[in-house]
RNA sequence: UCGAAUGUUUUCUAGGGUUCCGCGACAGUUGUGUCGGUCUGGUCCGAGAGAAAACUCACAGCCUGUUGGUUGUGUCACGGAGGGACAAAAGCCUGGGAGAU
Numbered sequence: 001u002c003g004a005a006u007g008u009u010u011u012c013u014a015g016g017g018u019u020c021c022g023c024g025a026c027a028g029u030u031g032u033g034u035c036g037g038u039c040u041g042g043u044c045c046g047a048g049a050g051a052a053a054a055c056u057c058a059c060a061g062c063c064u065g066u067u068g069g070u071u072g073u074g075u076c077a078c079g080g081a082g083g084g085a086c087a088a089a090a091g092c093c094u095g096g097g098a099g100a101u
Stems, first nucleotide, its partner, number of pairs: 007055006015045002020042002022039001023036005057074007076096001078099001082094003
C1' cells in the first nucleotide's frame, strides 16, 4: 500500500432517558390541569468491540439423480473529544472512524 464475511435480519440483555401510561406533589370547576426521571416501573431507544436464533458466505468430509442435500469448523477487536436524531438520553448514529498498540 492492497485485499478480506470483521455478512444480514430478528428477539433479548448491559445500559439509557421521559413522549405515552403508571407513580408522587400541588391546584381543582371532579372533566382534568401543572410540576417532578434527584420516581422502582410498563410502553419506548438500545450495543462492531454483549447474548441467542434463523438465513447467508468460505473451507473440509459424506451422499447424490450433477443439480443439489447433509454434517462440521469459522479465531480477533484499546479507543476519545466534538457533533446528530427522535420527547429525551445512551455502549444508538458519525464509528471496527480520528488516535493508540

Background:
Guanidine-I riboswitch aptamer from Paenibacillus xylanivorans, 101 nucleotides, folded computationally. It matches the Rfam family "Guanidine-I riboswitch aptamer". A reference for the family is Barrick et al. (2004), "New RNA motifs suggest an expanded scope for riboswitches in bacterial genetic control", Proc Natl Acad Sci U S A. The coordinates come from a structure-prediction model, not an experiment, and the mean pLDDT is 80.